The RNA shown here (small-subunit ribosomal RNA) has 1533 nucleotides and comes from a Lachnospiraceae bacterium. The coordinates come from a structure-prediction model, not an experiment, and the mean pLDDT is 84. NCBI's taxonomy places the organism under Bacteria, Bacillati, Bacillota, Clostridia, Lachnospiraceae. Its Rfam family is "Bacterial small subunit ribosomal RNA". RNAcentral holds the sequence, with entries from ENA and SILVA.
RNA sequence: UCUUUAGAGAGUUCGAUCCUGGCUCAGGAUGAACGCUGGCGGCGUGCCUAACACAUGCAAGUCGAGCGACCAUAUGCACCGAAUGAAGCUUCGGCAGAGUUCACCGCGUAUGGGAGCGGCGGAUGGGUGAGUAACGCGUGGACAACCUGCCCCGCACUGGGGGAUAACAGCUGGAAACGGCUGUUAAUACCGCAUAUGCGCACGGUGCCGCAUGGCACAGGGCGGAAAGAUUCAUCGGUGCGGGAUGGGUCCGCGUCGGAUUAGCCGGUUGGCGGGGUAACGGCCCACCAAAGCGAUGAUCCGUAGCCGGCCUGAGAGGGCGACCGGCCACAUUGGGACUGAGACACGGCCCAAACUCCUACGGGAGGCAGCAGUGGGGGAUAUUGCACAAUGGGGGAAACCCUGAUGCAGCGACGCCGCGUGAGCGAUGAAGUGCCUCGGCAUGUAAAGCUCUAUCAGCGGGGAAGAAGAUGACGGUACCCGACUAAGAAGCCCCGGCUAACUACGUGCCAGCAGCCGCGGUAAUACGUAGGGGGCAAGCGUUAUCCGGAUUUACUGGGUGUAAAGGGAGCGUAGACGGCGUAGCAAGUCCGAUGUGAAAACCCGCGGCUCAACCGCGGGCCCGCAUUGGAAACUGUCAUGCUUGAGUACUGGAGGGGCAGGCGGAAUUCCUGGUGUAGCGGUGGAAUGCGUAGAUAUCAGGAGGAACACCGGUGGCGAAGGCGGCCUGCUGGACAGUAACUGACGUUGAGGCUCGAAAGCGUGGGGAGCAAACAGGAUUAGAUACCCUGGUAGUCCACGCCGUAAACGAUGAAUACUAGGUGUGGGGAGGCAUGGCCUCCCGGUGCCGCAGCAAACGCAAUAAGUAUUCCACCUGGGGAGUACGUUCGCAAGAAUGAAACUCAAAGGAAUUGACGGGGACCCGCACAAGCGGUGGAGCAUGUGGUUUAAUUCGAAGCAACGCGAAGAACCUUACCAGGCCUUGACAUCCCCCUGAAUCACCCGUAACGGGGUGAGCCUUCGGGCAGGGGAGACAGGUGGUGCAUGGUUGUCGUCAGCUCGUGUCGUGAGAUGUUGGGUCAAGUCCCGCAACGAGCGCAACCCUUGUCCUCAGUAGCCAGCAGUUCGGCUGGGCACUCUGGGGAGACCGCCGGGGAUAACCCGGAGGAAGAUGGGGAUGACGUCAAAUCAUCAUGCCCCUUAUGGCCUGGGCUACACACGUGCUACAAUGGCGCCGUACAAAGGGAAGCCUACCCGCGAGGGGAAGCGAAUCCCAAAAAAUACGUCUCAGUUCGGACUGCAGGCUGCAACCCGCCUGCACGAAGCUGGAAUCGCUAGUAAUCGCGGAUCAGCACGCCGCGGUGAAUACGUUCCCGGGUCUUGUACACACCGCCCGUCACACCAUGGGAGUCAGCAACACCCGAAGUCAGUGACCCAACCGCAAGGAGGGAGCUGCCGAAGGUGGGGCUGAUAACUGGGGUGAAGUCGUAACAAGGUAGCCGUAUCGGAAGGUGCGGCUGGAUCACCUCCUUU
Repeated sequence: UCUUUAGAGAGUUCGAUCCUGGCUCAGGAUGAACGCUGGCGGCGUGCCUAACACAUGCAAGUCGAGCGACCAUAUGCACCGAAUGAAGCUUCGGCAGAGUUCACCGCGUAUGGGAGCGGCGGAUGGGUGAGUAACGCGUGGACAACCUGCCCCGCACUGGGGGAUAACAGCUGGAAACGGCUGUUAAUACCGCAUAUGCGCACGGUGCCGCAUGGCACAGGGCGGAAAGAUUCAUCGGUGCGGGAUGGGUCCGCGUCGGAUUAGCCGGUUGGCGGGGUAACGGCCCACCAAAGCGAUGAUCCGUAGCCGGCCUGAGAGGGCGACCGGCCACAUUGGGACUGAGACACGGCCCAAACUCCUACGGGAGGCAGCAGUGGGGGAUAUUGCACAAUGGGGGAAACCCUGAUGCAGCGACGCCGCGUGAGCGAUGAAGUGCCUCGGCAUGUAAAGCUCUAUCAGCGGGGAAGAAGAUGACGGUACCCGACUAAGAAGCCCCGGCUAACUACGUGCCAGCAGCCGCGGUAAUACGUAGGGGGCAAGCGUUAUCCGGAUUUACUGGGUGUAAAGGGAGCGUAGACGGCGUAGCAAGUCCGAUGUGAAAACCCGCGGCUCAACCGCGGGCCCGCAUUGGAAACUGUCAUGCUUGAGUACUGGAGGGGCAGGCGGAAUUCCUGGUGUAGCGGUGGAAUGCGUAGAUAUCAGGAGGAACACCGGUGGCGAAGGCGGCCUGCUGGACAGUAACUGACGUUGAGGCUCGAAAGCGUGGGGAGCAAACAGGAUUAGAUACCCUGGUAGUCCACGCCGUAAACGAUGAAUACUAGGUGUGGGGAGGCAUGGCCUCCCGGUGCCGCAGCAAACGCAAUAAGUAUUCCACCUGGGGAGUACGUUCGCAAGAAUGAAACUCAAAGGAAUUGACGGGGACCCGCACAAGCGGUGGAGCAUGUGGUUUAAUUCGAAGCAACGCGAAGAACCUUACCAGGCCUUGACAUCCCCCUGAAUCACCCGUAACGGGGUGAGCCUUCGGGCAGGGGAGACAGGUGGUGCAUGGUUGUCGUCAGCUCGUGUCGUGAGAUGUUGGGUCAAGUCCCGCAACGAGCGCAACCCUUGUCCUCAGUAGCCAGCAGUUCGGCUGGGCACUCUGGGGAGACCGCCGGGGAUAACCCGGAGGAAGAUGGGGAUGACGUCAAAUCAUCAUGCCCCUUAUGGCCUGGGCUACACACGUGCUACAAUGGCGCCGUACAAAGGGAAGCCUACCCGCGAGGGGAAGCGAAUCCCAAAAAAUACGUCUCAGUUCGGACUGCAGGCUGCAACCCGCCUGCACGAAGCUGGAAUCGCUAGUAAUCGCGGAUCAGCACGCCGCGGUGAAUACGUUCCCGGGUCUUGUACACACCGCCCGUCACACCAUGGGAGUCAGCAACACCCGAAGUCAGUGACCCAACCGCAAGGAGGGAGCUGCCGAAGGUGGGGCUGAUAACUGGGGUGAAGUCGUAACAAGGUAGCCGUAUCGGAAGGUGCGGCUGGAUCACCUCCUUU
């Protein structure tokens, strides 16, 4: 200085995380369509489908100044006729006849008309996109291989003749279209002649030039070749030559979609020579000759497609598109063909063929909207049969002018872009209405109303353009301006779970529906529908479709391949790609400069014009490209020449299971023979099949045969991989070390290709000991097509030939270079010394650890997964599927290559926390074990299930429901059932009226409540209060539903030892660390260590109780000491003791010894009432179980409202073939019974109560002076025990069920349905199968006592004390739990996950006897039009010729080619098909359990075989196998 100025993400896999990866969304765009809605204007834009078919009108004509003829009108002339008739003459009859008028004909002029000859134009303009993958298009070149009407410039010329022919006329054919014959005529129509330039041709020549063929210029003679006139007199034309301009033609370089499941293609094909043809080159065409040409840098074939400027998107690179506008191409119903012409193979021309439509007199004809309108049709869908040539442009013309559906305008469509409006200001009591509501209010909302103001658009009135240089304006009375007038006429659509901006109510109840993805909806849905409110955009808003973006998700910019998808099984090597050091040249790539081009429009910037904008104009930039040219020479390339370090060769040396062939050896198994020997052997978890008295197994000897080579042996060796292991010999490959002699870049990689390639398998022939798919048998099992066992065939072995795949793995392609170290090991070498099986170093192998770096992490880390370079291979969501079809290979099995439809919102990798494991380690618990006693058997009680019932109300459901809610169901309770009754209600608040009650007593009545009556019976400040009755409505009421809407409460893991936090640290993160480790404990208790340091909730302690003592107090206790005594702590007195209840002491591993790290702590001992948390209790962390409870209570929502509420009577909850749980009582002698004795508690309760003594009763109980609101009185007797007696093993003097009778008590009432007593009856049961429960010391066991509830009712429950054991080696096992670790495909967490067959439904798809259709070729037949060629006996005016005739031309005929058509066999594609194969999807189907944990037989890969199925088995391989042990190595000390 110039240029540039630009890139956002989110949702969704998981319990969570990081990564990979797909799906989806937010943006922009459109020739759009659809839904709802719709005021105005400007500018644009509008058949994307049927290149489907078209009625009607219009879209190309024009020139009379090229020509002839005709018609009409006007007119002139001439002729003739008629009429009239002047001057004149006159015989006055008239004659003559100028002139005038009219008609016809001819000629001429003017105007108009239509047809014809002729000229120019109909090749432009306009339409469309079918075809075309091509020099079609784009871009840049070339033509020395070309043409170019009209236009421009220059030079020259325009002389003189001729013969026809349309029109026209006549005749004539035809329905028509359209002709035929004869005759006539003109020209700027046609034909000779003259003249003419190197204009053309052939010939020879000179000069100059070019990349080649060749070109240019000049002159020579020879030959050939032109013309047209018109006119209004201004002009306009005509001819030849040259030049220009414009437009075209042709050729070439480069670029231009997909498919290789299209790999070979091609006969004029490739080239040559010679010809033909063309404006021109050319195999364009033809004859002949040669046999070429194209192709993995993708030929051929198939599919698709007009190409470009540009348009859309994008940061860009790129991707998509090719509407409008502009350039090119192609086409004009389909196919073929030429004619004319400057130009066509011709959209509105011709001929032929075909299809279609129309006319027809049936003989023939006519037509081509992909021009503008318009119609039908197709379609989701796309406009007026408009106005005008005023402008711009085009054709013709000298011009006037004519024509112009080009064009300019208008119309229709919100189709798009742009602009404007639907009002503005003030306005709170925050009106009404509406919605919500906790009823207080909140929202709509300054919004409205109201007041004031304005008039853009639309409406009304008036004026009124530019667009045109003179005339001329379709648009158009338009734009625009002015005036008056009214807030009037003008807002919708979508959305509101997250992404994504915007929330409530009601309805609905996995229904109806929504949905772009994730996902919502199963009774409180911000997700469905409606409403209110809100958000967004706005004359639009949404939806759908499509494209780009986001997607660095095809990665050039800018990706990957150890485990996520992805390295070829390995090597050799072709093409190709890439390539060491030096010098010199060239300049293809590369770099710099200049030039040409890169059309316009578009885009960007600036300026300008419509009021702005859209739109438009002007200027500049850009167009990143291509080409030409000048230069540079570093790099790449190329050529040349050197070099030695890459690579190779040579020589020396040692190592090795490298390969191939031949030979040899011993051990072992099996078999055979013989000996010894006898009853078993074998096999398993246990067995059985099997073998054996015909002598097995065992053992000895001998023999046969096959296969494999123990020890050595080793993350040791060799090989490219697969792979290779006894010993010896031969042949042979490679690597390594050393030396530094030779070559001199000879290298690396390697698509195709070739070779090798475990096991299984195949073919042929051998061999066959052992092992062993299949198979058989035996077991196991629900089954067992398996695992185990006994047998056993292919096979395993050899030779030859196939196959070509494996978890062919280091899941890691090859090569080269570089980048800290340490330590093993095998081979070779060098150096050193202190000479040791020492040290140091080098090379090339093979391991481990580790830094940087990399990595999603795991991990890799000189043997890279690091840093770089080169080459190859491969990947792009999961399933479908390595499948189908096609092709290649193979004997087959099969291998290689390798899709799609459809379907899913994931599938995955690594790591994390849990949970789980028929994984591991450690630890604890009445968990097991050791014990004691039970349950399970009996009878009864009680609860539950089931069943029954009018009802048997409801809940609780493994542990953790079941003597649970029930700590009290005869009525009540009560919620259930039947029946009767009430309806503001049994109960609460409010209002009105009446009454004076309520309550009690009595009477009537009812099944009963309700109801009726009588009597007694209120306060007051006189307002009323209170109460009852009646009434109206708000409301009450509900044990109706939801414990999965909730609060509260509770159970449980579990009194287990755990659960967390802050800060720090580590990790991308989830998370880890702390909390792990070594010890220890009942304990995350404590100690030590440690990237942790602390802390919290738990543990422990603090609390209560119990055990000892002290102290204080004293209506129970003691006479201990005193006194009295009825003899009883009874009394006085006392409080020392017991006790009571307040306070305190005491126990802490404190002391001693031992162990331990000297710690924590453990063991033992002393002392002590008590010893190691002394015993017991209360106390329950974070959380789990949608655990339990809506029926304790509370409560949201829903539901009922003369009932799902309320009252009452009666019934039921008490049923009973059964089943289970929990208990009681027993089965007896450690006992029962009796009896008289004797004892000894603790803790409680008591006033509608406990109730004494005493009396009565056999008894339950009744009566009953007392006492006690209770350390005083009562319940109250404790019982077992003990002593004595009896029973003597028995269904008993055991046991007491059941039943009968007689009683008692409570209560309104014991029938259903209470308890108790007496007498009588006296059942089952003689210790309980499988199984199962409790308990570790004052415990179990056993014995009684009390209490709550309660009128009454306990075998239950809650407490209390009495008597009072046994056992624990120990932690292998069962159960539960804790910690660490490991695996995981689980996370609803193993009661998990998950595989395959079968059955059903639906969907797409492969095969399929075939059938149908389409496409492009090929072969043959036929052969239209037509060009060309031949012929041309027939025909013909111009030229020659007097003529005959000739020259020349034509018809016709023939031939080549030739479209459509026909025939044929194939190819490709599509549709369809009985049947058939698998696949996918689907809330609950069937069978099994294959996989995930060691998944219960480790799994998986290849192969073979078998089986309902998953799958099993054999052989070989892999670790992507857990666990234990051993070895080696490494690390730390």